[in-house]
RNA sequence: UUCUUAUCAAGAGCAGGUGGAGGGACGAGCCCUUUGAAGCCCGGCAACCGAUCUAAUUUGUUUAGACACGGUGCUAAUUCUUGCAGCUAUAAGGCUGAGAGAUAAGAA
Numbered sequence: 001u002u003c004u005u006a007u008c009a010a011g012a013g014c015a016g017g018u019g020g021a022g023g024g025a026c027g028a029g030c031c032c033u034u035u036g037a038a039g040c041c042c043g044g045c046a047a048c049c050g051a052u053c054u055a056a057u058u059u060g061u062u063u064a065g066a067c068a069c070g071g072u073g074c075u076a077a078u079u080c081u082u083g084c085a086g087c088u089a090u091a092a093g094g095c096u097g098a099g100a101g102a103u104a105a106g107a108a
Base pairs, nucleotide, nucleotide: 001108002107003106004105005104006103007102008101013042016041017040018039022032023031024030026083027082028081029080043075044074045073048071049070050069052066053065054064055063056062079100084097085096086095087094088093
C1' cells in the first nucleotide's frame, strides 16, 4: 500500500501542563480557535485484539460475562453536513442505500 470482516446516534478535562496558529481527511458548505488551534505530556472514555478470572458447553483452545494488566484507538458538532444513486416533496427539505473516510483484527 492492497484485500477481507466488524463497527462508526453512546462515552471521555466548559480554569490540567507545555506550546504558540491553526484545525475539523479531500472539494463545497458550515463551524471551532489568542476567552488561546495543531503537536507533545498528564488525566479520562471505550472495550476491537491478547492476558487473567467466572459460567455454559454441540468439546471447537467454542460461546457468554467480568476485568482493564498488555497492544491499539478515541476524547467540539451523527464520520459536523454534503459530494453518487433511488424514493418522496410545489419548494426549502425529508428518508434509504452506495461511495469516500476512520478504527480494530486477519491476510497478501
Molecule: SAM riboswitch aptamer (S box leader)
Organism: Heyndrickxia shackletonii